């Protein structure tokens, strides 16, 4: 950077998917180590224990403890002295008391914190956040600086003691008591009110200063004597409050909102402005630049993605905000309406003695819960930072640390080097081999990580103090040990083979894969990519220029509003001047910090961290520039616009008015049909119709002229004539001087139908009626006929309203043709210019092509419509319009992967043009009845083996089914097997003979018996094993190879060039021609190639040659008679080899190819006839049963042997055939003439016998030598139209032949019988000359033959062909196409069956909101005579608001709903064919 997907192929439009990159993730598989970071997105759900907010004794009093000091008292030890009884002096220890101290303790008064820090986004669309300003409208404890001050009193009240309530939480009374708690009074440099002057100075309310006058308000004291704290004013600092400019999601199917609402005046109230509130006047104030409703949502710094521009997102970290279980109020306080504080009401919980009390984890753990999902009831205050304190220190789930978790991003490892016998081993194989693969194993080496043992910091400035932590990190010593896995491998997208399945089972992001050989599905091996992770799902951003600002379109692909006019908007001619709002450009603030980027730098590196600098594209403010938009003033005339002056013209509108036609109505004439059609019928007509004359009467629409002409803003507008009346053009250039272009809403016109009201009505004509067609015809046809068409008002308001092309200006090459005008020009011509319109055809250019092309679909500028994938759907549903039909405005869910557009190539058309063929036609002659042959097909069977099935299967494969064949049935038998073959051991026989037993096959017995040799073994049978076999079993849709058809039809290609973006096209098209794409001529096309023709084979005619076995004119023999013999090769024949036909000559036509012609010569005349010869392809045509072969299948059986039976069955139905229905004939006797082929297990002469098939005997031919009656035919007799001397089934007799064997199941001959049929419906076949027809002859198979079949020969020997309308079939060119499996295509709908979203519905349920009305806790404010305080004050009581309950009436939104409505999707229902070809009615 882009790919995949629409089609037989192609461009293109355009949707959809992929490939990347992120993440507070999650989930499957695995999971070795550190480091940094990071972790309830869901239930602002509910919580148990525990901790998160307290400190100060240098504010104060009392209590206790500890020490100590005093005093009493008890009196332990111990000394000393004794009379042993004691006395004496020590003086522990205890008690009670005094002082004094305290690194003591927990309550208490009392200050200070508890508004910070932490937590979480529910509400919030807002001055809530961001940005920039303002406060002359404001506050600010602790902290700084600074200036003055602290005089003097009082009364209380906790604690504490004592009664006493109550379970309890918690109280009450009473009686004491201290202060830096609390109150009065003194004082006031300064302060604050109020009041009038003066001075400066500001945008404006107005600030500032100076002095005067009243007035009013302080203060606390501790002490270790260093200090530290109190008052008061002022100033800073620090935090805060308020106002304003911009900016801050979607909905118009949300268009009006709003009563304290806007704004005055006065008051209150706050720190201060203020409708912030209260009285009162005024009625205003927002709002298409989106107000009011709804939805969703903390906001930013930033972070994700991108190329940017933008999109998307607000976890960690930072600011700002709101919130503390819900609601709501206050108090305290510098600060709070207060997360760990109070009252109060409401849900929950808990605890109770049932009276009454208690709580609030959106603080750190941590539990339930929900949920796809998130963590430890840890350590320490070391640091870093908060509170209190003088200070020591206390307390800090802040914070630093740890501990989970591969959730992230960074790092490291899991070894390195040699090593082929290319090991096993697995996979695969064409069995050779290939890959796994130097991988492994083996050998040398190292030691990151983990473990082990020893050291250990730095974090501490500033003596001590380290939670982390015996952590980082050193260093030793030992072991390749302990450490890899996940997704892919059909294309997009790197990587393939094998087996298992069998549209199953599955996969799958798109496009698809899977129906027996699946690179797609499991599995395996192999390989690809990534790696402690892979992969999947979710989500955003890219790609997607696929919402186009950057950066898109709108004739036909989605897209131009049906036209007009015009408010707002937006855009906008030429000079010349001011100003300076955009514009540009200096310069200040400011744009926190972090973060990106950019250079250092610190942890080993990297994530991370630190310093430093850009950068923040912005916003204020302030000086400059004037070109360009803007604006103001002025000037102009090129745009508009106005006047004169002229011609055109179906422009309107309204009155009049004319013929020609149709129908009606009278009257004449006149007589049977007249209409109508594809054909006809309904229908009028003797009650006179149609035809045809006259009069008449009505309505509608105007024939010729009339023309890619005119006019009009579209719609639209046509007979003449007048009236009124808009537009547009020419000429001039007197006049205004931008007045202009577009135009969202708005308003008006608007084809036909269609609607209300009154009118009219000739034709025509929906609906409706009748006759037809049809299967059916609710249609096309035909006869009839109402709305309606027509005219006034009124409405409706949409069309393929179309140039599928919006309006406006300017700019770029030509040719031609018409309308209307001017000018030159001349005497009314003609060219020429020039303006406006209306048209063809074309340069550039543009487009995807086809096209468009000065009338643009070109090149620009400007407004305004309007699209973003098909399908659901212009449908729902809400709102507007409309009398109604119905009309705008218009979703979604849900569904596909396409839906289109333009072109090319085929096929196809109940499209066209040309042309061919026994294709019609025109004959002949047959089938389709009939009976037999014989194939199918059904049936039937133990089997009726199999296969072939429209043309192109059916007398086909089979050119020979009694056994064989035989592939089926049955029954019986083998199992390395019936046949080939390799190796191993074993035997030595195998064969032959002969018995039994049985249907055989087979089992059994008996007899017999090996060859070679170098003496080593060999051949060669059998057994046993083994590797192999064998299969008419399956697939002809895995396949060769062969055929069959189109079609012996002229056609199918290529190579260069050329055209075209390309598929593709030319050539191969045109015109002639020809059996032919045959060949000529033209020709961006020259060539060529497969085919056609020709070259091969018969066959016609002649010539040469050579004559045996053919042949016999001449000569000679000979016989009843024969070329029978001699002999001969002229003829006939046969055999080889040559001639010969070329539209060569002539006439006519034509350039020419060629074509005609009773020509002419010839045997033969225009490819003489006839065979062989089959292009590129189609039909998944046939055949795996002819062979071959790939894959499956079976293996004591699907193999193979044998016996019997069946392919021969028979109510039937088709195909092909044979005979005949007979006089052009049957019968009978005579008798004439061929071809070409075959023979030795054959052909068979002749002669006997038999009636005959036939038998016996037995010449000759391996064959131009033998063998064979050819029949129609022709003579001569009979038969005489009849179910017969026609025909010849079918049965009885009786026979011969093959053959192991003719029972199913053979053929023949002889006698007998003698059937249906008397020419054959619809319909259909074959043949054009030696052909149809007729007539017999042979061969292949074969023992024999079910052959009447197949293949061949030759005998006689025709009729017709006007022509190509029409049917089948083909070739070419053109046209259409929505068909590409290609019309046996493709496709609509209803109707049934399934699932699925959805719309309406009687209603039921549910939710925020907002209004009215009642009631109304705490609690501020407000008012208050009695209580209670000396007294400030308190208290009671009432009012005003108000949470909160109730109650009410609409509106909104979701949910559910019997029933109904249409959608959609779903291999193979149903009923018909509406569309695509002219689709069969365009």
């Nucleotide at each position: 950077a882009g790919a995949g997907u629409u089609u037989g192929a192609u461009c293109c439009u355009g949707g959809c998917u992929c490939a990347g990159g992120a993440u507070g993730a999650a989930c499957g598989c695995u999971g070795g180590c550190g480091g940094c970071g990071u972790g309830c997105u869901u239930a602002a759900c509910g919580c148990a224990u525990g901790c998160a907010a307290g400190u100060c004794g240098a504010a104060c009093g009392a209590a206790g403890c500890a020490c100590u000091c005093u005093a009493u008292u008890u009196g332990a030890u111990u000394u000393u002295c004794u009379u042993c009884g004691g006395a004496a002096a020590u003086g522990a220890a205890g008690a009670u008391u005094u002082u004094g101290u305290g690194a003591c303790u927990g309550a208490g008064u009392g200050g200070c914190g508890g508004a910070c820090g932490g937590g979480u986004g529910a509400g919030u669309a807002a001055c809530g956040c961001g940005u920039g300003g303002g406060u002359a409208a404001c506050c600010u404890g602790c902290c700084u600086c600074a200036u003055a001050c602290a005089g003097g009193g009082g009364g209380a009240u906790a604690a504490c003691a004592g009664u006493u309530g109550g379970a309890a939480a918690c109280g009450a009374c009473u009686g004491c008591u201290a202060a830096u708690a609390c109150c009065g009074c003194a004082u006031a440099a300064g302060c604050g009110c109020a009041c009038a002057g003066g001075a400066u100075c500001g945008c404006a309310u107005g600030a500032u200063c100076c002095g005067g006058u009243g007035u009013g308000a302080a203060a606390a004291a501790c002490u270790c004597c260093g200090g530290u704290g109190g008052u008061a004013u002022g100033a800073g600092a620090u935090g805060g409050a308020c106002c304003c400019g911009c900016g801050u999601c979607u909905g118009a199917u949300u268009a009006g909102c709003c009563a304290g609402u806007u704004g005055g005046c006065a008051g209150g109230g706050u720190a201060a402005c203020g409708g912030c509130c209260u009285a009162c006047c005024a009625a205003a104030g927002c709002g298409a630049c989106g107000a009011u409703c709804a939805g969703u949502a903390g906001c930013c710094g930033a972070c994700c993605u991108g190329a940017g521009a933008g999109g998307g997102u607000g976890a960690c970290c930072g600011g700002c905000c709101a919130c503390a279980u819900u609601g709501g109020g206050a108090c305290u306080g510098a600060g709070a309406c207060a997360c760990g504080g109070c009252c109060c009401a409401a849900a929950c919980u808990c605890c109770u003695a049932c009276g009454g009390g208690a709580g609030g984890c959106a603080g750190c753990a941590g539990u339930g819960g929900g949920g796809a999902a998130u963590a430890u009831u840890g350590c320490a205050c070391a640091a870093u930072g908060g509170g209190g304190g003088a200070a020591a220190c206390c307390c800090u789930g802040a914070u630093g640390c740890a501990g989970c978790g591969a959730c992230g991003c960074c790092g490291c490892g899991u070894g390195a080097g040699c090593g082929a016998a290319g090991a096993a081993g697995u996979a695969u194989u064409u069995c050779g081999g290939u890959a796994u693969g130097u991988a492994a194993a083996g050998c040398u080496c190292u030691a990151u990580c983990a473990g082990c043992a020893g050291g250990g910091a730095a974090g501490a400035a500033g003596a001590a103090u380290g939670a982390c932590g015996g952590u980082a990190c050193c260093u030793g010593a030992c072991u390749a040990a302990g450490a890899a896995g996940c997704a892919c491998c059909g294309g997009c997208u790197a990587a393939a083979u094998a087996c298992g399945u069998g549209c199953c089972a599955g996969c799958a992001g798109c496009c698809g894969c899977g129906g027996u050989a699946a690179u797609a599905c499991g599995u395996a091996u192999g390989g690809u990519g990534c790696a402690a992770g892979c992969g999947u799902u979710a989500u955003c951003c890219g790609g997607a220029u696929u919402u186009a600002c950057u950066g898109g379109g709108u004739g036909u692909a989605a897209a131009g509003g049906g036209a007009g006019c015009g408010c707002a908007g937006g855009c906008g001619g030429u000079g010349c001047g001011g100003c300076a709002a955009g514009u540009c450009u200096g310069a200040u603030g400011u744009g926190a910090a972090a973060g990106c980027c950019c250079g250092g730098g610190g942890c080993u590196c990297a994530a991370c961290c630190c310093c430093g600098g850009u950068a923040c594209u912005g916003c204020a403010u302030u000086g400059g520039a004037a070109a360009c938009u803007g604006u103001c003033g002025u000037a102009c005339u090129a745009g508009a616009g106005u006047g004169u002056c002229g011609g055109a013209g179906g422009g309107g509108u309204a009155a009049g008015u004319g013929g020609a036609a149709u129908u009606c109505c009278u009257a004449g004439u006149g007589u049977a049909g007249c209409g109508g059609u594809g054909a006809a019928a309904u229908g009028c007509g003797u009650a006179g119709a149609u035809a045809u004359u006259a009069g008449g009467a009505g309505g509608a629409a105007c024939a010729c002229c009339a023309g890619u002409g005119g006019c009009g803003a579209a719609g639209g507008c046509g007979g003449c004539u007048u009236a009124c009346u808009g537009g547009a053009c020419g000429a001039u250039a007197a006049c205004u001087g931008a007045c202009g272009c577009u135009g969202a809403g708005g308003c008006u016109c608007g084809a036909a139908a269609g609607c209300g009201u009154g009118g009219g009505g000739a034709g025509c004509a929906a609906a409706c009626a009748g006759g037809a067609u049809u299967a059916g015809a609710u249609a096309c046809c035909c006869u009839g006929g109402u709305a309606g068409u027509c005219c006034g008002c009124a409405c409706a308001g949409u069309a393929a309203a179309c140039g599928a092309u919006g309006g406006a200006u300017g700019c770029c090459c030509g040719c031609u043709g018409u309308g209307a005008g001017c000018c030159u020009g001349u005497u009314u011509a003609a060219u020429g210019g020039u303006u406006u319109g209306c048209g063809g055809c074309c340069a550039a250019g543009c487009g995807a092509a086809a096209g468009c092309g000065u009338u643009a679909a070109g090149c620009a500028u400007c407004c305004c419509a309007c699209c973003u994938g098909g399908g659901g759907a212009g449908u729902a549903c809400g709102c507007c319009g409309g009398c109604a039909a119905c009309g705008g405005u218009g979703a979604a869910a849900c569904u596909c992967a396409a839906a289109g557009g333009a072109a090319u190539u085929g096929a196809c058309g109940g499209g066209g043009g040309c042309c061919c063929g026994c294709a019609c036609a025109a004959g002949c002659g047959g089938a389709g009845g009939a009976a037999c042959a014989u194939g199918u097909g059904g049936u039937u069977u133990a089997a009726u083996u199999c296969g072939a099935u429209g043309a192109u299967a059916c007398g086909c494969g089979a050119g020979g089914a009694a056994c064989c064949u035989u592939a089926c049935c049955c029954g019986g038998g083998c199992u390395u097997g019936a046949a080939u073959u390799g190796c191993a051991g074993g035997u030595g026989c195998a064969u032959g003979g002969g018995g039994u037993g049985g249907a055989g096959a087979c089992a059994u017995c008996c007899c017999u018996u090996u060859c070679c040799u170098u003496c080593g073994g060999g051949a060669c049978u059998c057994c046993u094993g083994u590797g192999a076999a064998g299969g008419u079993g399956c697939u002809g849709c895995a396949u060769g190879g062969u055929u069959g058809u189109c079609g012996u039809c002229a056609g199918c290609u290529c190579g260069u060039g050329c055209c075209g973006u390309g598929a593709g096209g030319u050539g191969u098209c045109g015109g002639c021609u020809u059996a032919a794409g045959u060949g000529c001529c033209a020709u961006a096309a020259c060539g060529a190639g497969c085919g056609c023709a020709a070259c091969c084979c018969c066959u016609c005619u002649c010539c040469g040659u050579a004559g045996u076995u053919g042949c016999c004119a001449u000569c000679g023999g000979g016989u009843u008679a024969a070329g029978c013999c001699g002999g001969g090769c002229a003829c006939u024949c046969u055999g080889c080899g040559g001639a010969c036909a070329c539209u060569g000559c002539c006439u006519c036509c034509g350039c020419a190819a060629g074509g005609a012609g009773u020509g002419a010569g010839g045997a033969a005349g225009g490819u003489g006839g006839g065979g062989a010869u089959g292009a590129c392809g189609u039909c998944a045509a046939a055949u795996c049963a002819g062979c071959a072969c790939g894959g499956c299948c079976c293996u004591u059986a699907c193999g193979u042997c044998c016996g019997g039976g069946g392919c021969u069955a028979c109510a039937c139905a088709c195909g092909u055939g044979u005979u005949a229905c007979a006089a052009u004939g049957g019968g009978g006797c005579a008798u004439a003439c061929a071809g070409a082929g075959a023979g030795c297990a054959g052909g068979g002469u002749g002669u006997a016998c038999g009636c005959a098939a036939g038998u016996g005997c037995g010449c000759c031919c391996g064959a131009a030598u033998c063998a064979a009656g050819a029949a129609a035919g022709u003579g001569c007799c009979u038969c005489u139209c009849a179910g017969u001397u026609c025909g010849g089934a079918c049965u009885g007799g009786g026979g011969u032949c093959u053959g192991c064997a003719a029972c199913c199941c053979g053929a023949c001959c002889c006698c007998a019988c003698g059937a249906a049929g008397c020419u054959g419906g619809a319909u259909u076949c074959g043949c054009u000359a030696g052909u149809a027809a007729u007539c017999g002859c042979g061969c292949a198979u074969c023992a024999g033959c079910c052959a009447u079949g197949g293949c061949g020969c030759g005998g006689u020997g025709a009729a017709u062909a006007c022509g190509u309308u029409c049917c089948c079939g083909g070739g070419c060119c053109u046209u259409g196409u929505a068909c590409a499996c290609a019309c046996c295509g493709c496709c609509c709908g209803u109707c049934a069956a399934g699932c699925c979203a959805u719309g309406a519905a009687a209603g039921c349920c549910g939710g925020g909101g907002g209004c009215g009305c009642c009631u109304g806790a705490a609690g501020u404010c407000c008012g208050u005579g009695a209580c209670c305080g000396c007294g400030a004050g308190g208290g009671u009581c009432g009012g005003c608001c108000u949470a909160g309950g109730g109650u009410g009436a609409a509106a909104c939104c979701g949910g559910u709903g019997a029933u109904u409505g249409g959608g959609g999707c779903u291999a193979a229902g149903u009923c018909g064919u509406a569309a695509c070809a002219a689709g069969g009615u365009a």